[in-house]
RNA sequence: GCGGGUGUCGUAUAGUGGCUAUUACAUUGCCUUGCCAAGGCAGAAAGACGGGUUCGAUUCCCGUCACCCGCU
Repeated sequence: GCGGGUGUCGUAUAGUGGCUAUUACAUUGCCUUGCCAAGGCAGAAAGACGGGUUCGAUUCCCGUCACCCGCU
């Protein structure tokens, strides 16, 4: 330099043009217990960035950035 892939709550992930975005762990509060742990209930917390298409984009298209893989 060229090609391909991946970017989603703190971490790891699911998902699909109709989002009020899934689950687990972690975290906060409450309940349970003599206390802790375990358990139960509830809460907060997210689609890398910019543009395009569309009535509507996390999803489709283009570019940038970061990381990974391959080629030279």
Transfer RNA from a Candidatus Peribacteria bacterium, 72 nucleotides, folded computationally. It matches the Rfam family "tRNA". By type it is a transfer RNA. It was read from a public genome assembly. The organism belongs to Candidatus Peribacteria, within Bacteria.